[in-house]
RNA sequence: GGGGGCAUAGCUCAGCUGGGAGAGCGUUUGACUGGCAGUCAAAAGGUCAGGGGUUCGAUCCCCCUUGUCUCCA
Numbered sequence: 001g002g003g004g005g006c007a008u009a010g011c012u013c014a015g016c017u018g019g020g021a022g023a024g025c026g027u028u029u030g031a032c033u034g035g036c037a038g039u040c041a042a043a044a045g046g047u048c049a050g051g052g053g054u055u056c057g058a059u060c061c062c063c064c065u066u067g068u069c070u071c072c073a
Base pairs, nucleotide, nucleotide: 001072002071003070004069005068006067007066010025011024012023013022019056027043028042029041030040031039032038049065050064051063052062053061
């Protein structure tokens, strides 16, 4: 220098065909309990890496950029 993959909640990750943003763990609150553990219930938490484009509508499609992993040289 060239090719490819990845970037979504604090962490690990789903999200299949373009229309509802989610799970587990963690956090907070409540109940049970002698109890900070445990069990159960509820809640909070998101610039879907950044910018632009296509579309009635984008995490998803297209382009550029950034970071990271990998292959080739």

Transfer RNA from a Selenomonadaceae bacterium, 73 nucleotides, folded computationally. Taxonomically the source falls in Selenomonadaceae (Bacteria, Bacillati, Negativicutes, Selenomonadales). Its Rfam family is "tRNA". It is annotated as a transfer RNA. It was read from a public genome assembly. The prediction has a mean pLDDT of 81.